[in-house]
Overview
Bacterial RNase P class A from an uncultured Actinomycetes bacterium, 360 nucleotides, folded computationally. The coordinates come from a structure-prediction model, not an experiment, and the mean pLDDT is 77. It was read from a public genome assembly, where an Rfam model found it. Rfam family: Bacterial RNase P class A. About the family: Ribonuclease P (RNase P) is a ubiquitous endoribonuclease, found in archaea, bacteria and eukarya as well as chloroplasts and mitochondria.
RNA sequence: UGAGUCGGCUGGGUGGCCGCGGCGCCGAGUUCGCUCGGGUCGAGGAAGGUCGGGGCUCCGCAGAGCAGGGUGCUCACGAGAUGUGUGUCGGGGUGACCCGCAGGAAAGUGCCACAGAGAACAGACCGCCGAUGGCAGGGCAACCUGCACAGGUAAGGGUGAAACGGUGCGGUAAGAGCGCACCAGCGACCGAGGUGACUCGGUCGGCUCGGCAAACCCCACCCGGAGCAAGGCCAAGCGUGGGACAUGGGCUGCUCGUCCGUCCGAGAGAUCGGACAGUCCCCAGGUAGGCCGCUGAGAUGGAUGGCCACACAGCCCCCUCGGGGGUGGACAGAACCCCGCCUACAGGCCGACUCACCAC
Numbered sequence: 001u002g003a004g005u006c007g008g009c010u011g012g013g014u015g016g017c018c019g020c021g022g023c024g025c026c027g028a029g030u031u032c033g034c035u036c037g038g039g040u041c042g043a044g045g046a047a048g049g050u051c052g053g054g055g056c057u058c059c060g061c062a063g064a065g066c067a068g069g070g071u072g073c074u075c076a077c078g079a080g081a082u083g084u085g086u087g088u089c090g091g092g093g094u095g096a097c098c099c100g101c102a103g104g105a106a107a108g109u110g111c112c113a114c115a116g117a118g119a120a121c122a123g124a125c126c127g128c129c130g131a132u133g134g135c136a137g138g139g140c141a142a143c144c145u146g147c148a149c150a151g152g153u154a155a156g157g158g159u160g161a162a163a164c165g166g167u168g169c170g171g172u173a174a175g176a177g178c179g180c181a182c183c184a185g186c187g188a189c190c191g192a193g194g195u196g197a198c199u200c201g202g203u204c205g206g207c208u209c210g211g212c213a214a215a216c217c218c219c220a221c222c223c224g225g226a227g228c229a230a231g232g233c234c235a236a237g238c239g240u241g242g243g244a245c246a247u248g249g250g251c252u253g254c255u256c257g258u259c260c261g262u263c264c265g266a267g268a269g270a271u272c273g274g275a276c277a278g279u280c281c282c283c284a285g286g287u288a289g290g291c292c293g294c295u296g297a298g299a300u301g302g303a304u305g306g307c308c309a310c311a312c313a314g315c316c317c318c319c320u321c322g323g324g325g326g327u328g329g330a331c332a333g334a335a336c337c338c339c340g341c342c343u344a345c346a347g348g349c350c351g352a353c354u355c356a357c358c359a360c
Base pairs, nucleotide, nucleotide: 001356002355003354004353005352006351007350008349009348010347013310014309015308016307017306018305020042021041022040023039025038026037027036028035029034044331048342049341051340052339053338054337055336056227057226058225059224068223069222070221071220072219073087075085076084077083088102089100090099091098092097103218104217108216109215110212111211112210125157126156127153128152129151132150133149134147135146136145137144138143165183166182167181168180169179170178184208185207186205187204188203189202190201191200192199193198231292232291233290234289241282242281243280244279245278248260249259250258251257261276262275263274264273265272266271312329314327315326316325317324318323
């Protein structure tokens, strides 16, 4: 000097014009619903994720078990957390450093697309072999040659994200941990270090055992539930309950009865049975609706914006190396409030560190 990593702070400025939402503010108008003018207030460090608490609200609350849900490497801190720090393991980077939904797949069940013969106590498609058995030929016979029918074989090819350790020697008809040596993994035991996760080393065992638990499940620990659409208040219309007056018309003020009228039903008919009618007031719950909860932002289709000018970064172009022109500012946006935490973030400033090059 260039490129980066981590941490902290900041995260667009000034002025003008137009507009939007709120208001126990001022003035004017008003049909009393409100309207107009002015004033004043009007997003963030995270308003985000909704992870952990608390306030506030409603419901629940004998005990135990089951079910259900949550968490999941270690240690420390923390009330707790999708928390912080530290270490371990795995992955990425030359490095500073970053990332990890990081218990158990050797308890059981289940799943593994497509391709492929076969996808988990595997599998013969091509290939290899054909010792043994079979068939054919030869031979006196032992046996030899051929075929590839039974069959053997996981070396090689091919498919696949994944094909049941790797290399070599032996072995075999051909092969194979079938045997052996070394390497890798796993398990058991022992030793050393560490609080621990874990690491290192040794001995033994051919044990070679695929992946998925953000599938069921198992193990360990933990757990009252729902949330401002909580909830509270007021409360039409219709309906429920209660009361007063009234009860189609007449006989008689009421009941019963009877006559007349209208309607409905049954009956072939005679006739029989039933109905006629409301108006007003009151109580309770509660729907629509309204208000509160609600906040010096406080909406309830949800306001917080746009344009211009001037400088300031950044980027691009031109170029007479001093300027000119254009473009343009991240992440993101309240919805009851507060605290903690995590995550996102262009640019600028500060600090620590890494890599490369150059000079001394």